[in-house]
C1' cells in the first nucleotide's frame, strides 16, 4: 500500500427497514434497612440553560420531510492479504 470490520454517557453496549439518541447493564451520588458493614430496596446520574428549550453518536461535508443509521474525504482501533 490494498481489503474486511468497527468508533455512540464516566465504562460495556442496545437502538433490527432511516422514524422519541443514550434502552439495559456496571459504576457512581443520595435516602432506606443494620449495632456498624457488605448485600438487598427507593430515587437519581450525557452537556448548556433559573425556565422555555437547545446541543450531542471520532472530525467535516452531502443527500433527505427526517441520518448513530445511507453517501464522499480525512483521522483512529482490530483483523487479513502483499
Nucleotide at each position: 500500500g490494498g481489503g474486511u470490520a468497527g468508533g455512540u454517557g464516566g465504562c460495556g453496549g442496545a437502538a433490527u427497514u432511516g422514524g422519541u439518541a443514550u434502552a439495559c447493564g456496571c459504576g457512581c451520588a443520595u435516602g432506606g434497612c443494620u449495632u456498624a458493614g457488605a448485600a438487598c430496596c427507593a430515587u437519581g446520574u450525557c452537556c448548556c440553560g433559573c425556565g422555555a428549550g437547545g446541543g450531542u453518536u471520532g472530525c467535516g461535508a452531502g443527500u433527505u420531510c427526517a441520518a448513530g443509521u445511507c453517501u464522499c474525504g480525512c483521522c483512529c482501533u482490530a483483523c487479513c492479504c502483499a
Molecule: transfer RNA
Organism: Candidatus Zambryskibacteria bacterium RIFCSPHIGHO2_01_FULL_43_25